[in-house]
RNA sequence: GAUAGAGGCGCGAAAGCCAUCAGUAGGCCCUGGAGGAAUCCGGGUUCCAAAGAAGGGGUUUGAAAGGGGGGUUUCGCCGAAGGAAAGGAAUCCCGUAUGUUCCCGUACUGGACUUGUGUUGAAUAAAUACAAGGCUGUCACACCUAAGUGUGGAGGACUAUC
Numbered sequence: 001g002a003u004a005g006a007g008g009c010g011c012g013a014a015a016g017c018c019a020u021c022a023g024u025a026g027g028c029c030c031u032g033g034a035g036g037a038a039u040c041c042g043g044g045u046u047c048c049a050a051a052g053a054a055g056g057g058g059u060u061u062g063a064a065a066g067g068g069g070g071g072u073u074u075c076g077c078c079g080a081a082g083g084a085a086a087g088g089a090a091u092c093c094c095g096u097a098u099g100u101u102c103c104c105g106u107a108c109u110g111g112a113c114u115u116g117u118g119u120u121g122a123a124u125a126a127a128u129a130c131a132a133g134g135c136u137g138u139c140a141c142a143c144c145u146a147a148g149u150g151u152g153g154a155g156g157a158c159u160a161u162c
Stems, first nucleotide, its partner, number of pairs: 001162005008078001010077006017070002020067001026060006035048004041095004081109002087103005110136002113133008138153006
């Protein structure tokens, strides 16, 4: 350098099923009485509105999308993958940029899990950032007859063959 392989609730993706979203959005009636919507702010443009806006209450029918829990099948795999920051694109027009979605992906992370805090979110789901905790795989060192125990490191690693 090449090839192959191991960690286990292992990683990621797709399809379709169920659940959640939610008794929410919508319709009608009452009240209300001038604003409301298109991501925040300012300006503009467009649309709705005294034939009654926003808000509040009642009643009726009752979703969908995003997200993602369960579980089935298939595919690609073991930096699998995730990913602060920075940058780019889109979001009615302009400006500044908050937000959201996507792309890119530095620092960082061996892996899954549990707990706490923050962020996103409808959510107590899930994800993500930080911290803590044991468990587990790998290598090094030390102890040890052995089984195993302790400490420490990180995947650009580890094991096997050439």